A computed fold for a 609-nucleotide part of an RNA from Bipolaricaulia bacterium (SeqCode), annotated as large-subunit ribosomal RNA, domain I. The organism belongs to Bipolaricaulia (SeqCode), within Bacteria. Its mean pLDDT, the model's own confidence on a scale to 100, is 80.
[in-house]
Context: one part of a larger RNA
RNA sequence: GGCAGAUGGCGGAUGCCUAGGCAGCUGGAGGCGAUGAAGGGCGUGGUAGGCUGCGAUAAGCCUCGGGGAGCCGCCGAGCAGGCGUUGAUCCGGGGAUUCCCGAAUGGGGCAACCCACCACACGGAAGGUGUGGUAUCACGGGCUGAACUGAGUAGGCCCGUGAGGCGAACCCGGGGAAGUGAAGCAUCUCAGUACCCGGAGGAAGAGAAAUCAAGCCGAGAUUCCCCAAGUAGCGGCGAGCGAACGGGGAAGAGCCCAAACCAUCGGAGUGUGAUAGGCCGCAUCCGUUGCUCCGGUGGGGUUGUAGGCCGGCUCCUUUCCGCUCAUGCGGGAGCGGAGGGAAGUUACAAAGAGACGCUCUAGCCGAACAGCUUGUAAAGCCACUGGAAAGAGCGACCGGAGAGGGUGACAGUCCCGUAGGCGAAAGGGCGUCUCCUUCCUGGAGCCGAGCCUGAGUACCGUCGGACCCGAGAAAUCCGGCGGGAAGCCGGGAGGACCACCUCCCAAGGCUAAACACUCCCAGCUGACCGAUAGUGAAUAUAGUACCGCGAGGGAAAGGUGAAAAGAACCCCGGAAGGGGAGUGAAAUAGAGCCAGAAACCAUCUGCCC
Numbered sequence: 001g002g003c004a005g006a007u008g009g010c011g012g013a014u015g016c017c018u019a020g021g022c023a024g025c026u027g028g029a030g031g032c033g034a035u036g037a038a039g040g041g042c043g044u045g046g047u048a049g050g051c052u053g054c055g056a057u058a059a060g061c062c063u064c065g066g067g068g069a070g071c072c073g074c075c076g077a078g079c080a081g082g083c084g085u086u087g088a089u090c091c092g093g094g095g096a097u098u099c100c101c102g103a104a105u106g107g108g109g110c111a112a113c114c115c116a117c118c119a120c121a122c123g124g125a126a127g128g129u130g131u132g133g134u135a136u137c138a139c140g141g142g143c144u145g146a147a148c149u150g151a152g153u154a155g156g157c158c159c160g161u162g163a164g165g166c167g168a169a170c171c172c173g174g175g176g177a178a179g180u181g182a183a184g185c186a187u188c189u190c191a192g193u194a195c196c197c198g199g200a201g202g203a204a205g206a207g208a209a210a211u212c213a214a215g216c217c218g219a220g221a222u223u224c225c226c227c228a229a230g231u232a233g234c235g236g237c238g239a240g241c242g243a244a245c246g247g248g249g250a251a252g253a254g255c256c257c258a259a260a261c262c263a264u265c266g267g268a269g270u271g272u273g274a275u276a277g278g279c280c281g282c283a284u285c286c287g288u289u290g291c292u293c294c295g296g297u298g299g300g301g302u303u304g305u306a307g308g309c310c311g312g313c314u315c316c317u318u319u320c321c322g323c324u325c326a327u328g329c330g331g332g333a334g335c336g337g338a339g340g341g342a343a344g345u346u347a348c349a350a351a352g353a354g355a356c357g358c359u360c361u362a363g364c365c366g367a368a369c370a371g372c373u374u375g376u377a378a379a380g381c382c383a384c385u386g387g388a389a390a391g392a393g394c395g396a397c398c399g400g401a402g403a404g405g406g407u408g409a410c411a412g413u414c415c416c417g418u419a420g421g422c423g424a425a426a427g428g429g430c431g432u433c434u435c436c437u438u439c440c441u442g443g444a445g446c447c448g449a450g451c452c453u454g455a456g457u458a459c460c461g462u463c464g465g466a467c468c469c470g471a472g473a474a475a476u477c478c479g480g481c482g483g484g485a486a487g488c489c490g491g492g493a494g495g496a497c498c499a500c501c502u503c504c505c506a507a508g509g510c511u512a513a514a515c516a517c518u519c520c521c522a523g524c525u526g527a528c529c530g531a532u533a534g535u536g537a538a539u540a541u542a543g544u545a546c547c548g549c550g551a552g553g554g555a556a557a558g559g560u561g562a563a564a565a566g567a568a569c570c571c572c573g574g575a576a577g578g579g580g581a582g583u584g585a586a587a588u589a590g591a592g593c594c595a596g597a598a599a600c601c602a603u604c605u606g607c608c609c
Base pairs, nucleotide, nucleotide: 001608002607003606004605005604006603007602008601009600014595015594016559017558020529021528022526023525024524025523026522027521028520029518030517031166032165039101040100041099042055043054044053046079047078049075050074051073061095062094063093064092065091066090070083071082072081106115107114108113116134117133118132119131120130121129122128136163137162138161139160140159141158142157143156144155170201171199172198173197174196175195181188185236211219212218223250224249225248226247227246233241234240254510255509256508257454261299262298263297264296265295266294267293268292269291270290277286278285279331280330281329282328283327284326304488306453307452308451309450310448311447312446313445314444315443316442319338320337321336322335323334324333325332339441340440341439342438343437344436352435353434354433355432356431357430358429359428360427361426363422364421365420369395371394372393373392384391396413397412398402404416405415406414459483460482461481462480463479464478465477466476469495490505491504492503493502494501546553547552566593569580570579571578572577
């Protein structure tokens, strides 16, 4: 030195465990913010480094409930002090306080700092202190008011209301790639994806036919799922892309304006001594009344077998009262009220209040062995095993509860729970009813070549874009530019275009449910992980340490024991460490401590060189 064995050391694999994760299901919630958010800075404890909580009222203050004996949060104990059955700590509802930064908003600024102005107060002078106010934009209103004697325009000032910022995904819109695929590459694809910007909601968007279908019939808003169908098609007809009709389901809801016309108000124009006019007839009376145009408000009205308005005719029916239409009479119309009827807060108008019920935000009750394995005492022996019983043996009991967790090993009956029940002063949600609010109080039919029914629109040309559709025979939809209708005897569509036929009324708007998502809350589940796994992050500083100027990148690190009973005391040593003693079932469970593999190191023994 090698090999082998043994014993140790180092090391931290493996086994077991779980405080943390992952994936889902069901329900809830789906927002917060100028009443200052999200997120921070700095403070705040008797002693205080971190975390948590809180804010100069600072691990807290007030109040209302719950609860019932302990408490003064965690790491993490101690010291020193307190509080509590006159109900503390703790849990829940409501309220108060809430420094500084941050949209940050008086001005500035290198965030958490600096410096102001106005008003008021402080005996109040101050480069003093305190409180309140002072950003910008939009909209509405008021005052004032130019250039240019006009316009009440631009501007200025004031008042009121709102916005701004943050947030995981989902949604709508405006922009919009490339790697890639085509085995190269340019049309094409990736893909209207990623990404950027704007906006909204608990969902968003879409949505009540100028739709489909069909050449016989028919359907009847939208959305989503299954099929149709990888079909019809598109396509350097390459790679690839890829419908619809129709059928079956989920859900189910329909409405309102613009216009004609009527009334009224305002403005402009016109107009006369014969006034057209003032609902009609007669009489009287009034007349800047009237007429035209524009605008506001109210009524009316909303569709395609056209509808509405207006005029005429017919029919049915029509509670009452008052008022108005210049006056009187008759007729007619309108307005208001009572009575009657109907509807309603997600669209069709809109805001609340009360009562009751259910429910959420704390909680409470809740069955069954203190079983036996020694009847008791004394001496000897024995005591189911064990340190410990929940295990074994024997015997009981409950069960609307044998889900689960804990307890010194495996517990229905020990503890928390579980099944099943109960419960709210306060705040929230939902539902019903009432108050309340709104509407109706006439309607139907026929006739009319009177009026209205969304215009720089439809459509066309051209250039782009979207549609399965890449310009194609290219309909349909959207946009830029240039042209530019008809208007109900009208117009659009049925995939160029024309005719017939059929369907439908564009150029205004609203609309629940079915469908998407999960930062968050609660419960439950797992042929999900088990510390190199599972979140990057299981423990005490994790988006921490550390790296980077920065955007950003980004760790490692779990386990004594049932209980600290965490080893008093003695000995060696400066200490570390160790030897006794003691605790414990165990100390080769002794504190980076369960079990502790291998590499590696050491010692001893044997053999060999």